RNA sequence: GGAGUUGGCCAGACAAUCGCUGCGUGCAAGCGUGGAGGAAAGUCCGGGCUCCUAGGGCAAGACGCCAGGUAACGCCUGGGGGGCGCGAGCCCACGGAAAGUGCAACAGAGAGCAAACCGCCGAACUCCCGCUGUAAAGCGGGGGUGGUAAGGGUGAAAGGGUGCGGUAAGAGCGCACCGCGCCGGUGGUAACACUCGGCGGCAUGGCAAACCCCGUCCGGAGCAAGACCAAAUAGGGAGGCAAGCGGCACAGGUCCUUGAGAUCUGGGCCGCACGUAUGGCCCAUACGUGUCUCCGGGUAGGUCGCUUGAGGUGCGUGGUGACACGUAUCCCAGAUGAAUGAUUGUCUUCGACAGAACCCGGCUUAUCGGCCGACUCCUUUA
Numbered sequence: 001g002g003a004g005u006u007g008g009c010c011a012g013a014c015a016a017u018c019g020c021u022g023c024g025u026g027c028a029a030g031c032g033u034g035g036a037g038g039a040a041a042g043u044c045c046g047g048g049c050u051c052c053u054a055g056g057g058c059a060a061g062a063c064g065c066c067a068g069g070u071a072a073c074g075c076c077u078g079g080g081g082g083g084c085g086c087g088a089g090c091c092c093a094c095g096g097a098a099a100g101u102g103c104a105a106c107a108g109a110g111a112g113c114a115a116a117c118c119g120c121c122g123a124a125c126u127c128c129c130g131c132u133g134u135a136a137a138g139c140g141g142g143g144g145u146g147g148u149a150a151g152g153g154u155g156a157a158a159g160g161g162u163g164c165g166g167u168a169a170g171a172g173c174g175c176a177c178c179g180c181g182c183c184g185g186u187g188g189u190a191a192c193a194c195u196c197g198g199c200g201g202c203a204u205g206g207c208a209a210a211c212c213c214c215g216u217c218c219g220g221a222g223c224a225a226g227a228c229c230a231a232a233u234a235g236g237g238a239g240g241c242a243a244g245c246g247g248c249a250c251a252g253g254u255c256c257u258u259g260a261g262a263u264c265u266g267g268g269c270c271g272c273a274c275g276u277a278u279g280g281c282c283c284a285u286a287c288g289u290g291u292c293u294c295c296g297g298g299u300a301g302g303u304c305g306c307u308u309g310a311g312g313u314g315c316g317u318g319g320u321g322a323c324a325c326g327u328a329u330c331c332c333a334g335a336u337g338a339a340u341g342a343u344u345g346u347c348u349u350c351g352a353c354a355g356a357a358c359c360c361g362g363c364u365u366a367u368c369g370g371c372c373g374a375c376u377c378c379u380u381u382a
Stems, first nucleotide, its partner, number of pairs: 001378010012347007020035006037353001041364002044362005049222004053284001055283004061217004065079005080094001081092004095213002100211002102207002117152002119148003124145009160178006179202001180200005185194003226304004236295006244272005250266006274288004311330008
C1' cells in the first nucleotide's frame, strides 16, 4: 500500500417564524416541559396482563450434541463433533439406520440379509484332438460339470486398505501394520479426546429436512382482551334437538284389611341419560331444562385499561462469555378517522429502508452513508 474477517456507535445538523399533541400550571390569554425505529416491518416464537372450568389423559404440534444464561423460548453464550476457507473466521434441521416399513434415474453381473459381464483356474470329475511311449502313463491344446472374486469394466458409491505367505487359481484363508467394533485406563462436570493397553477377522453403504422409534415441552382466546357509565330498541319472527328414567327419606291429601300398606301432589338428595361450558377426542367437574341455526330491529357515545417497566444510563465487583450482584442517577410518546408538519437561511457525510396503537425479550426480512476498535493474508521498503 492492497485485499479481507469481525465487534460497536450514529441515524442529517443549526437558527428563525407559524402550526399539531400529552402532562403541569392558570378564570382565560398564556407559560413551562415532553413528543416514532434500528428495524416501529413480518404477525414468526416466548412471556407479562385480561377473560373462559383450566383438573387428568390421548391425539396434534414443537424442539433434539454437552454445559451454562434468562421470567421464558424454537433465543443467546461457551465448549465438543462435522463441513468450508491459505488464514482471520463462517455454517450445521447435531438423539436413533442392529425395532419395522420405504426411497435412490441411468449404467452395471450385482446397490443391502445385494454378484459373475470380460477375465483367472482346471487341484476334483469328464469329453475331444495332437505328440512321446510295448504298456502304465506323461506333455500340449480345446470344451463341459465346477471353483474364484485378487485383475479389468460400469457407476457418485461395489462385499475394508497396503504388504508378505499360502492356493489349482484366488479370497482375512493366515500374519504384520492401518482402519472398524467392544472392554479397560488417563484427562475432562459433560459432549468427547488420547502417538495408552487388551480382545475380536470384523454387522457390511446413503437418506429419518422419508414414515417411524426414543426423550423433553405443551389448555384456549386475545386490548377489536376485559371493566364501568350513559342511551336506545322488537325480551321480535322461523326452524331443529331435548324437555326425562329409577331409587331414598320427608310433608300434605285420599282409600282401605288401620299396616314400615296402596295411590296422588310438592320440594329435597343420589344415580343414569341429555345439553352447555374459548381448538379435536375421552374422563372428571360445574350448571341446567334449555340449547343450536337463520332472518329482522336498536346502540355503535364516553371513561378506564394506556404506560414506572423482567425499565434506561454511569461506576464498581465476579465471570472466557451470555450475564449476575451492589450502588448512584433519570422518567424517556400515549394518539383514537389517528399527534412532531410547513416556510426561509446556513452547513453537510447530499442520507437509504422506512411511522408507535397494551407492553416486553428474541428471531427473520429491508436498507444509504459515516465513524471507531481488533484480527488475517499478499506485496514492497527499512